c-di-AMP riboswitch aptamer (ydaO/yuaA leader) from an Armatimonadota bacterium, 132 nucleotides, folded computationally. Its mean pLDDT, the model's own confidence on a scale to 100, is 80. The organism belongs to Armatimonadota, within Bacteria.

RNA sequence: UGACGAGGAACGCCGAAUCCCUUCGGGGAGCGGGGAACCCAAAGGUGGGGCGAAUCUCGCCGUCACGGCGAGUAGGGCGCUCUCUGGGCCCGAGCCCGUCAGCUAACCCCGCAGGCGUACCAGAGAGGGGUG
Numbered sequence: 001u002g003a004c005g006a007g008g009a010a011c012g013c014c015g016a017a018u019c020c021c022u023u024c025g026g027g028g029a030g031c032g033g034g035g036a037a038c039c040c041a042a043a044g045g046u047g048g049g050g051c052g053a054a055u056c057u058c059g060c061c062g063u064c065a066c067g068g069c070g071a072g073u074a075g076g077g078c079g080c081u082c083u084c085u086g087g088g089c090c091c092g093a094g095c096c097c098g099u100c101a102g103c104u105a106a107c108c109c110c111g112c113a114g115g116c117g118u119a120c121c122a123g124a125g126a127g128g129g130g131u132g
Stems, first nucleotide, its partner, number of pairs: 011117004018029004030112006040102001047100001048097004056072006075091004080127008
């Protein structure tokens, strides 16, 4: 000096998942999700439905069944914020309800986790912040 790894702080990322109070039982604000009328909408079957970006197609392997792998894809994410444009990288899972739920005001119920290190940006417009 460089590379890799571990820990801490700061600052950030995905996500609704933050902040305040507390007698530590809990409460509140805020941000999210679900149920639920008239009206409107519309069937049923092979059940159906919810959260989430995470749907769908093809091929191969294998199985009693379940499944595994690969290539794509709807869609989603990426260090000041928003919109547009152009490249690059990445994700494209999982879980839940239990025969039941379209929309839906009043009303009712529930969550505020978990996992990480993005530096990779460029241009145009608008805004904000910091420094001199």